The prediction has a mean pLDDT of 85.
The part of an RNA shown here (small-subunit ribosomal RNA, 5' domain) has 504 nucleotides and comes from an uncultured sludge bacterium.
[in-house]
Context: one part of a larger RNA
RNA sequence: GGAUGAACGCUAGCGGGAGGCUUAAUACAUGCAAGUCGAGCGGUAAAAUCUGAUUUCGGUUGGAUUGAGAGCGGCGCACGGGUGAGUAACGCGUACGCAACUUACCCCUGAGAGGGGAAUAGCCCCGGGAAACUGGGAUUAAUGCCCCAUGGUUUUAUUGGAAGGCAUCUUCUGAUAAAUAAAGCUGAGGCGCUCAGGGAUAGGCGUGCGUCUGAUUAGCUAGUUGGCGAGGUAACGGCUCACCAAGGCGACGAUCAGUAGGGGACCUGAGAGGGUGGCCCCCCACAAUGGAACUGAAACACGGUCCAUACACCUACGGGUGGCAGCAGUAGGGAAUAUUGUACAAUGGGCGAAAGCCUGAUGCAGCAACGCCGCGUGCGCGAUGAAGGCCCUCGGGUCGUAAAGCGCUUUUCUGCGAGAUGAGAAAGGACAGUAUCGCAGGAAUAAGUCUCGGCUAACUACGUGCCAGCAGCCGCGGUAAAACGUAGGAGGCGAGCGUUAUCC
Numbered sequence: 001g002g003a004u005g006a007a008c009g010c011u012a013g014c015g016g017g018a019g020g021c022u023u024a025a026u027a028c029a030u031g032c033a034a035g036u037c038g039a040g041c042g043g044u045a046a047a048a049u050c051u052g053a054u055u056u057c058g059g060u061u062g063g064a065u066u067g068a069g070a071g072c073g074g075c076g077c078a079c080g081g082g083u084g085a086g087u088a089a090c091g092c093g094u095a096c097g098c099a100a101c102u103u104a105c106c107c108c109u110g111a112g113a114g115g116g117g118a119a120u121a122g123c124c125c126c127g128g129g130a131a132a133c134u135g136g137g138a139u140u141a142a143u144g145c146c147c148c149a150u151g152g153u154u155u156u157a158u159u160g161g162a163a164g165g166c167a168u169c170u171u172c173u174g175a176u177a178a179a180u181a182a183a184g185c186u187g188a189g190g191c192g193c194u195c196a197g198g199g200a201u202a203g204g205c206g207u208g209c210g211u212c213u214g215a216u217u218a219g220c221u222a223g224u225u226g227g228c229g230a231g232g233u234a235a236c237g238g239c240u241c242a243c244c245a246a247g248g249c250g251a252c253g254a255u256c257a258g259u260a261g262g263g264g265a266c267c268u269g270a271g272a273g274g275g276u277g278g279c280c281c282c283c284c285a286c287a288a289u290g291g292a293a294c295u296g297a298a299a300c301a302c303g304g305u306c307c308a309u310a311c312a313c314c315u316a317c318g319g320g321u322g323g324c325a326g327c328a329g330u331a332g333g334g335a336a337u338a339u340u341g342u343a344c345a346a347u348g349g350g351c352g353a354a355a356g357c358c359u360g361a362u363g364c365a366g367c368a369a370c371g372c373c374g375c376g377u378g379c380g381c382g383a384u385g386a387a388g389g390c391c392c393u394c395g396g397g398u399c400g401u402a403a404a405g406c407g408c409u410u411u412u413c414u415g416c417g418a419g420a421u422g423a424g425a426a427a428g429g430a431c432a433g434u435a436u437c438g439c440a441g442g443a444a445u446a447a448g449u450c451u452c453g454g455c456u457a458a459c460u461a462c463g464u465g466c467c468a469g470c471a472g473c474c475g476c477g478g479u480a481a482a483a484c485g486u487a488g489g490a491g492g493c494g495a496g497c498g499u500u501a502u503c504c
Stems, first nucleotide, its partner, number of pairs: 001504004006500005013375004020367001021333001026331003030328003035075003040072002047066008082286003091211008101203002106199007114148004124137005154179011184191002212258003219249003224246004229241003261283004265276004288309005311322004339365001341364003347361001348359004378408004388399004413441006422431001448493005453474003459488005469476002
């Protein structure tokens, strides 16, 4: 000198576009953050409309349409959002490989959807419990579940042929035997369902190389290293198990200990390099702590389940409930970091045929000079060089064209009025009466901060008297201090200035 997610002191007019718990992965009141589909299903309260019967004209009762919550079922909840605790690792980066693999929804192609059955929630009845919740009975539906059939380019077994390769083999094509499918809805346009092949997308696994410090850590290892077989997985594999062998790693640093999420990037530097990993993007890991599986195409699942632990809450003491490292917000910690805002109008996501519903993702607004960028705080003329301050050799010098005064302008400000783009056919705008524009008014609403001994741009006076104090280094201060304090003046930067911390 540059830089910062900064903080502190003094000061402060406006706008744009950015960023804002670096500490306690501490504990959390409250609200919201994941639902949706009646065009899958049984059904349906209140109410409304239409309509029938009856009527003492008050009503009563039946049907149709619309129709809430709850329930079964489907899809979603594995995305999006948060955090960086753990991890020195195939975690990440990069380059390859899988002849060892999966992929819901989407696209393309081919083929198909025949018949039957048993339940169960809801509803109804009877209970238990303070609650959370839960037991029994009767009955009912489906795109829920089960059985039979059909079935090849699927799977398994046996057995042929051809081509190829990378050792195990791979691909193509036959035969025989066995096994395995389906679901309907409709407003009649469509939307769905099953099997097989291909694609796209997303993942899984393996390998080479790279990836912090310590040797005042030198030996480490028993599923350990390899084999045969089996189990398990979408899949290879000690992944797991039985048996057999005795291996495997290490000064090219194993093991142990400490520290740490990694990368694209960012800061600095002429570069080489050094430092950093906040915001944004990619990957990983985690969801009070530890463990486990279930469902599912995918989880060992932040707002799912079960168990244990700690903590907190409710309780009728028998028993229950909870998990903000989602968005706000609270307490605590801290030098320190914001609103319990608004809208789904846009972009994107989930569901739905759609209308639409949901969306603290997102779009916006609010707070704080936290940083970057831009603008303003007037402009011209104006000397008897006013008054006043300060200095003085008392002549004067300086603040200083500075002020006053005269003229001008209106960025900004205030008031009034008009008023968007963002919305691709019509309608639909949170932001927002915002940006912007027009008119009027009036220099009006707007300057500080640090320094002045040398480094280092900028000097005098008074006060103080090794005191009070200053200080980045050298050093100032003990009676004329350009170094302390105040004043005048000057220098630097300027809505900021200075200090502290950290990096180059």
The RNAcentral record of the full RNA draws on ENA and Greengenes.